Transfer RNA from a Candidatus Nomurabacteria bacterium, 72 nucleotides, folded computationally.
NCBI's taxonomy places the organism under Bacteria, Bacteria candidate phyla, Candidatus Nomuraibacteriota.
It was read from a public genome assembly.
[in-house]
RNA sequence: CGCGGGGAGGAGCAACGGUUGCUCGUCGGGCUCAUAACCCGAAGGUAGUUGGUUCAAUUCCAGCCCCCGCAA
Numbered sequence: 001c002g003c004g005g006g007g008a009g010g011a012g013c014a015a016c017g018g019u020u021g022c023u024c025g026u027c028g029g030g031c032u033c034a035u036a037a038c039c040c041g042a043a044g045g046u047a048g049u050u051g052g053u054u055c056a057a058u059u060c061c062a063g064c065c066c067c068c069g070c071a072a
Stems, first nucleotide, its partner, number of pairs: 002070006010024004018055001026042005048064005
C1' cells in the first nucleotide's frame, strides 16, 4: 500500500429507513437481625466523525479517524 469486519449509556451486545432495546453494573426503595439473592423504580446514548441520498438515516452511499483480522 491492498482486501474484509467492527465503532451505540460504565461494560458486553441486539435490532434495523419511521420516537434505541436487552443483560450486567450504578443509584433509590422493598424484603432480611444483617449481607447476598430476589422484587419494584430511576438515572445514564449528539449511535466515531464530516458530507450525500431521502419526507424521514443508528440503519443506505462516500471521505476521514480508531480497533481487529487476511494477504503481501
It matches the Rfam family "tRNA". Rfam classes the family as a transfer RNA.